A computed fold for a 111-nucleotide RNA from uncultured Hymenobacter sp., annotated as SAM riboswitch aptamer (S box leader). The sequence was found by an Rfam model in a public genome assembly. Taxonomically the source falls in Hymenobacter (Bacteria, Pseudomonadati, Bacteroidota, Cytophagia). The coordinates come from a structure-prediction model, not an experiment, and the mean pLDDT is 81.
[in-house]
Order: sequence, then C1' cells, then structure tokens
RNA sequence: UUUUUAUACAGAGGCGUGGAGAGACAGGCUCGACGAAACGCCGGCAACCAGCUGACUUCAGCAACGGUGCCAACCGCAGGCCAGCGCAGCUACGCGCUGGCACUAUAAAAA
Repeated sequence: UUUUUAUACAGAGGCGUGGAGAGACAGGCUCGACGAAACGCCGGCAACCAGCUGACUUCAGCAACGGUGCCAACCGCAGGCCAGCGCAGCUACGCGCUGGCACUAUAAAAA
C1' cells in the first nucleotide's frame, strides 16, 4: 500500500511546548489568540487483538497488566448514490424519516 472481516447511537481532560489553523473530502456549518494543528507529561474512556472462565468453535462473561485506538458536535457535524414512506407540489423535482450502498476511520488476518 492492497484485500477480507468486524465496528462506527454511547463514553472520556488537565498542564507544558507551539503559534494559526482544525473538523478526511467541494461548498456549508461549527470550533479556534478566552490559543488551532502537531509534540511531550500525567490522567481518563472503551474493550478490537492478546489474558482468564464457561460454552464448543458461533458466542457469553470477567479483568484492564500488555499491543492498538480514542478523549467538541445528531449517527463519522451534516453533506454522495439508490429504494421505501410521509408532507408539500402540478411543470414543479423540494423537505423530513427509515433502510441499504459508496466513501472515511479503527482493529485483526493475509499478501
């Protein structure tokens, strides 16, 4: 980097360095000098891998030392495509809800 599988409703902050961006993505909208990103220290959330127990291979429970991850937002802030339903609308093609797909992110395995 690519592929596959699973998950994405919730949860979780202080200080220091730094000095203008950040929220993946157009444009929006939001956060940001009452200090962004990034980095460091301490803390926390969670439970994918690994651990223990029971099942018996598909899962459930326990714990959170280890390997990751994460700690603004409705559901990944919404936003793309398709379908269904509802409300409008009658030359207009809108709005909302639900489901799925795509994209994105994280973990594990393989190449």